This is a predicted structure of a 78-nucleotide RNA (transfer RNA) from Verrucomicrobia bacterium Opi.OSU.00C. Rfam family: tRNA. Rfam links the family to the GO term triplet codon-amino acid adaptor activity. It was read from a public genome assembly. Its mean pLDDT, the model's own confidence on a scale to 100, is 81.

[in-house]
RNA sequence: CUCCCGUUCGUCUAGCUCGGUCCAGGACACAGGGUUUUCAUCCCUGCAACAGGGGUUCAAAUCCCCUACGGGAGGCCA
Numbered sequence: 001c002u003c004c005c006g007u008u009c010g011u012c013u014a015g016c017u018c019g020g021u022c023c024a025g026g027a028c029a030c031a032g033g034g035u036u037u038u039c040a041u042c043c044c045u046g047c048a049a050c051a052g053g054g055g056u057u058c059a060a061a062u063c064c065c066c067u068a069c070g071g072g073a074g075g076c077c078a
Base pairs, nucleotide, nucleotide: 001074002073003072004071005070006069007068010028011027012026013025020058030046031045032044033043034042051067052066053065054064055063
């Protein structure tokens, strides 16, 4: 330098290929409540994320481009 892959709640992840009740679901954690003599367990509710920017589209987490970061493969070393 070229090519490929990845980036989503506090953590781990689903959804992406094939755009559509997804203003994004689950588990754990956290907060509140219930149950219990208490704690634990269990149950209910809540909280919270699409790396950044642009484009296409009626509609983008999803498709395209650029950038950033991480990983891999190859090239160059005149």